[in-house]
Context: one part of a larger RNA
RNA sequence: UGCACAUGGUGGAUGCCUUGGCGAUUACAGGCGAUGAAGGACGUGAUAGCCUGCGAUAAGCUUCGGGGAGCUGGCAAAUUAGCUUUGAUCCGGAGAUAUCCGAAUGGGGAAACCCCAUCCAUCAGGAUGAUCGGCGACUGAAUCCAUAGGUCGACGAAGCGAACCCAGGGAACUGAAACAUCUCAGUACCUGGAGGAAGAGAAAUCAACCGAGAUGUCCGGAGUAGCGGCGAGCGAAACGGAAGAAGCCUAAACCUUUGUGCGUGCACAAGGGGGUUGUGGGACUCCAAUCUGAAUCUAAAGCCUAACCGAAGGGUCUGGAACGGCCCACCACAGAGAGUGAAAGUCUUGUAGGUGAAAGGUAGAGGAUAGGGGGAGUAUCCCGAGUAGCCUGGGGUUCGUGGAGCUCUGGGUGAAUCAGCGCGGCCCACCGCGUAAGGCUAAAUACAUUGGGUGACCGAUAGUGGAGCAGUACCGUGAGGGAAAGGUGAAAAGAACCCCGGGAGGGGAGUGAAAUAGAACCUGAAACCGUGUGCUC
Numbered sequence: 001u002g003c004a005c006a007u008g009g010u011g012g013a014u015g016c017c018u019u020g021g022c023g024a025u026u027a028c029a030g031g032c033g034a035u036g037a038a039g040g041a042c043g044u045g046a047u048a049g050c051c052u053g054c055g056a057u058a059a060g061c062u063u064c065g066g067g068g069a070g071c072u073g074g075c076a077a078a079u080u081a082g083c084u085u086u087g088a089u090c091c092g093g094a095g096a097u098a099u100c101c102g103a104a105u106g107g108g109g110a111a112a113c114c115c116c117a118u119c120c121a122u123c124a125g126g127a128u129g130a131u132c133g134g135c136g137a138c139u140g141a142a143u144c145c146a147u148a149g150g151u152c153g154a155c156g157a158a159g160c161g162a163a164c165c166c167a168g169g170g171a172a173c174u175g176a177a178a179c180a181u182c183u184c185a186g187u188a189c190c191u192g193g194a195g196g197a198a199g200a201g202a203a204a205u206c207a208a209c210c211g212a213g214a215u216g217u218c219c220g221g222a223g224u225a226g227c228g229g230c231g232a233g234c235g236a237a238a239c240g241g242a243a244g245a246a247g248c249c250u251a252a253a254c255c256u257u258u259g260u261g262c263g264u265g266c267a268c269a270a271g272g273g274g275g276u277u278g279u280g281g282g283a284c285u286c287c288a289a290u291c292u293g294a295a296u297c298u299a300a301a302g303c304c305u306a307a308c309c310g311a312a313g314g315g316u317c318u319g320g321a322a323c324g325g326c327c328c329a330c331c332a333c334a335g336a337g338a339g340u341g342a343a344a345g346u347c348u349u350g351u352a353g354g355u356g357a358a359a360g361g362u363a364g365a366g367g368a369u370a371g372g373g374g375g376a377g378u379a380u381c382c383c384g385a386g387u388a389g390c391c392u393g394g395g396g397u398u399c400g401u402g403g404a405g406c407u408c409u410g411g412g413u414g415a416a417u418c419a420g421c422g423c424g425g426c427c428c429a430c431c432g433c434g435u436a437a438g439g440c441u442a443a444a445u446a447c448a449u450u451g452g453g454u455g456a457c458c459g460a461u462a463g464u465g466g467a468g469c470a471g472u473a474c475c476g477u478g479a480g481g482g483a484a485a486g487g488u489g490a491a492a493a494g495a496a497c498c499c500c501g502g503g504a505g506g507g508g509a510g511u512g513a514a515a516u517a518g519a520a521c522c523u524g525a526a527a528c529c530g531u532g533u534g535c536u537c
Base pairs, nucleotide, nucleotide: 002535003534004533005532006531007530008529009528015522016487017486020458021457022455023454025452026451027450030447031160032159039101040100041099042055043054044053046079049075050074051073061095062094063093064092065091066090070083071082072081106115107114108113116129117128118127119126120125131157132156133155135153136152137151138150139149164195165193166192167191168190169189175182179229205212206211217242218241219240220239226234227233247440248439249438250384254273255272256271257270258269259268260267261266262265278418280383281382282381283380284377285376286375287374291372292371296368297367298366302362303361304360305359307355308354309353313328314327315326316325317324329346330345331335337349338348339347389413390412391411392410393409394408395407396406399425420435421434422433423432424431474481475480494521497508498507499506500505
């Protein structure tokens, strides 16, 4: 030196554990903000720091409920000083206070700071003062009336927020095994706007000679019909089923009020009545008359925001400890779960089953009101215009110009009013369907910040980046990037005292079931490094 056995160090794998995550699900809320938000700065304790709470009334104040014996938040013990059955601490509802910055708004500014004016006030101090918008009032130039402008008033806006939604803009990598049409994709991203949902929506719809009857969603139809350098790829609809269902208001004709203008019965403007449809409807003329009913207002039960009641076990053995073994019992609408010194239906908390709100919120049974409602006739009038249609350049749709309709539209042109007009995929005929060019509309649908329960989800290199004071430390001028790090024990009982040592550390003593559980603390693998003994040389 090597080998073997034994025994250590180092190291932190593995096993077990879980305070933290993750998913789907469900419910509520679906907003907050000039009454100053979101987010911060600085303060605030008998207290040096940090976290949490709070705001100069500062771990809190008032009040209304709950609750019932201790309490003065956590890391984090001790001390000091107090509070509390005259009900504290704690939990819930409503209120008060709420420094400074921040849309930040009196002016400024290198956020949390500096500076000013007016009014009120004995002091201390308090209040107001940004901009823009539409509205109203008062003023008021060039310029007579007027207008622009100015001043004031009461309203409103602004900023933030996870996703969902609508709209205006809108890529490229990529795929096509290259690449240009095409694809990725109307995606990402930017901007604007809104709501609890948004958007769509009561047929100028489909269908096919049978019929349906607003819209959106899901399942099918269907990877079908189609589109496509007919490449890569893209990709419907009718219809059937399901959930959910809800329908309405205007414009015009006509009648009329007010105002203005004049050419004195016309025009225009504002308002009221009328009217709302496709078996065409209405105006107009004539005849007739008591039901319906909201999506608006109000509002009951119920529900949410604290809580409360809640059955039944002892002995003995082992053990540090009984929740274990044995023996004998009991409850069960409760044998879900968690905790307790091991494994507990009957110890604690719960569970099944019941009970409960002064206050605030939600809900919307019922009630009320708004609104609605018939028939006949047909001469005349009305039935949404720079619109439909057409030409041209484009977008949408499965449709890439194609035989290319439909729909939207930049440019041009430009009708008709029911004997009208649009559509049924060029076009024509027949037949059929509908009634454009105004508007509103719940539910079924999307999302998931937040709470609940739940899991053939993870268990500390996993699961969130983050189980620990993490978007921290640290890195970067900055946008931004971004960690590592869990476990003594049932209980600190966390090792008094003695010895070696400057200390660190260790040896005794003591605690504990255990100290090779001693805080660098459960288990403690391997690499790596020793010690002892034996063999070998």

The part of an RNA shown here (large-subunit ribosomal RNA, domain I) has 537 nucleotides and comes from Nitrospira sp. The coordinates come from a structure-prediction model, not an experiment, and the mean pLDDT is 85. The source organism's lineage runs through Bacteria, Nitrospirota, Nitrospirales, Nitrospiraceae and Nitrospira.